[in-house]
RNA sequence: GGGCCCGCAGCUCAGCCUGGUAGAGCGCGGCCCUUGCGAGGCCGUGGCCCCGGGUUCAAAUCCCGGCGGGUCCA
Numbered sequence: 001g002g003g004c005c006c007g008c009a010g011c012u013c014a015g016c017c018u019g020g021u022a023g024a025g026c027g028c029g030g031c032c033c034u035u036g037c038g039a040g041g042c043c044g045u046g047g048c049c050c051c052g053g054g055u056u057c058a059a060a061u062c063c064c065g066g067c068g069g070g071u072c073c074a
Stems, first nucleotide, its partner, number of pairs: 001073007010026004020057001027045006050066005
């Protein structure tokens, strides 16, 4: 330098193909339970969807250009 894959909540990821306005688990906070901690139960907390542009009534999703990471080739 080139090919391919990935980037979404504090963390690990789903959703992207087929556009309709974002979810799960863990975590964190409060309460119950316990002498206390843990475990368990209930309630809650959560995200400019990497950045910019385009298409569209509507974009995490499709298209283009960047940035970052992984991998392969040279």
Notes: Predicted 3D model of a 74-nucleotide RNA (transfer RNA) from a Methanobacteriota archaeon. Its mean pLDDT, the model's own confidence on a scale to 100, is 84. It matches the Rfam family "tRNA". Gene Ontology term of the family: triplet codon-amino acid adaptor activity. Rfam classes the family as a transfer RNA. The source organism's lineage runs through Archaea, Methanobacteriati and Methanobacteriota.